[in-house]
RNA sequence: CCAGGCGGCCGGAUGACCGCGGUGUCGCCAGCCCUAAAAAGCUGAUGGGAUCGAGGAAAGUCCGGGCUCCACGGAGACGAGGGUGCCGGGUAACGCCCGGCGGGGGCGACCCCAGGGACAGUGCAACAGAGAACAGACCGCCGGUCUGGCUUCGGCCCGGCCGGUAAGGGUGAAACGGUGCGGUAAGAGCGCACCGCACCCCUGGUAACAGGGGUGGCAAGGCAAACCCCACCCGGAGCAAGACCAAAUAGGGGCGGCACGCCGGUCGUAAGACCGGCAAGCCUGUUUCCGGGCCGCCGCCCGGGUCGGUCGCGCGAGGCGCCUGGUGACAGGCGUCCCAGAGGAAUGGUCAUCACCGCCGCCGCAAGGCGACGGGACAGAACCCGGCUUACAGGCCGCCUGGCGUU
Numbered sequence: 001c002c003a004g005g006c007g008g009c010c011g012g013a014u015g016a017c018c019g020c021g022g023u024g025u026c027g028c029c030a031g032c033c034c035u036a037a038a039a040a041g042c043u044g045a046u047g048g049g050a051u052c053g054a055g056g057a058a059a060g061u062c063c064g065g066g067c068u069c070c071a072c073g074g075a076g077a078c079g080a081g082g083g084u085g086c087c088g089g090g091u092a093a094c095g096c097c098c099g100g101c102g103g104g105g106g107c108g109a110c111c112c113c114a115g116g117g118a119c120a121g122u123g124c125a126a127c128a129g130a131g132a133a134c135a136g137a138c139c140g141c142c143g144g145u146c147u148g149g150c151u152u153c154g155g156c157c158c159g160g161c162c163g164g165u166a167a168g169g170g171u172g173a174a175a176c177g178g179u180g181c182g183g184u185a186a187g188a189g190c191g192c193a194c195c196g197c198a199c200c201c202c203u204g205g206u207a208a209c210a211g212g213g214g215u216g217g218c219a220a221g222g223c224a225a226a227c228c229c230c231a232c233c234c235g236g237a238g239c240a241a242g243a244c245c246a247a248a249u250a251g252g253g254g255c256g257g258c259a260c261g262c263c264g265g266u267c268g269u270a271a272g273a274c275c276g277g278c279a280a281g282c283c284u285g286u287u288u289c290c291g292g293g294c295c296g297c298c299g300c301c302c303g304g305g306u307c308g309g310u311c312g313c314g315c316g317a318g319g320c321g322c323c324u325g326g327u328g329a330c331a332g333g334c335g336u337c338c339c340a341g342a343g344g345a346a347u348g349g350u351c352a353u354c355a356c357c358g359c360c361g362c363c364g365c366a367a368g369g370c371g372a373c374g375g376g377a378c379a380g381a382a383c384c385c386g387g388c389u390u391a392c393a394g395g396c397c398g399c400c401u402g403g404c405g406u407u
Base pairs, nucleotide, nucleotide: 001403002402003401004400005399006398007397008396009395010394012354013353014352015351016350017349018348020053021052022051023050025048026047027046029044030043031042032041055378059389060388062387063386064385065384066383067238068237069236070235081234082233083232084231085230086100087099088098089097090096101115102113103112104111105110116229117228121227122226123223124222138169139168140165141164142163143162144161145160146159148157149156150155177195178194179193180192181191182190196218197216198215199214200213201212202211203210204209242311243310244309245308252302253301254300255299256298257297258296261278262277263276264275265274266273267272281294282293283292284291285290318337319336320335321334322333323332324331325330356375357374358373360371361370362369363368
């Protein structure tokens, strides 16, 4: 210098003017309360100055918690449903993180893995292929036999039939251990060595597992992000949770005043009350007939819901710095800081200067300098926190790997 791996960080800066939201403060105005009238107080509107005002993902709402209500009630167990799945640790908890193990990829730094069980049972395997699970002779190889041909008489070749053979070819994602030697008619764990595999033992490790020794000729194929089995975890709903205050109108209940035609029934000595029917009145089907509906009026009080308002609501598993322990995730201690909150919801705009990037022009041998123009992403808190995932213009830092060059 080039190519790459891993980890961490930033997400323009300063000033002026205008604008928006929260908090508290001062002034002015209006209303309420109190009063003889005020002051003080409360509420609202408005103006001034003060102070604070998005993110690394605020996003997706995928996972885990806090908080709240509901349900259950000794601890817990069982069933249904859902989830997790090598080992150890961290954490409030997790499907997250850290460290390790095993497998796979890369020359390497390093990266990836949904990584329990396939002798409990059920099931699946397209296409190709002869055969897809206690398999399979298509080609090939070998033996026997028959016909024919050739012959240097040893035998060879073509074809048919009967057998042997899983070593070779071929198909496939996958073909019933691999390589080599022996063996055989040809072959075959048929025999042997090494590798793999299973079982037993020893050693190391908390463990996953690793290493070593012995025995066995190999039996056990794949798929469990198919059902299933095993172990462990999980009660449900969510801030529109939930708590409090509480209007107008309508409707419900109580009390009081006034009004109250007839018939029947019940209760009551009675006044009267209640129930049912009719009449009268009002509304209505255009009107009559006929039919439907309503039927005390006024005042005061009580309780429930709705509109609305207040709380929940930000001091927290909190941020930053240092020290200690730990390989690390993280834990502990000390110091310091207070950092948006609200409701469909504010946090923005313009200009100037500087920094960054791109392009153009001029100067310069070059590094570079000067000037003009343009550009700046993804995205917006809504109860809060820990993760994961996804999006992102441009840029910075550290450690490491491979290659080339120079000294």

This is a predicted structure of a 407-nucleotide RNA (Bacterial RNase P class A) from an Alphaproteobacteria bacterium. The prediction has a mean pLDDT of 77. Rfam family: Bacterial RNase P class A. Rfam classes the family as a ribozyme.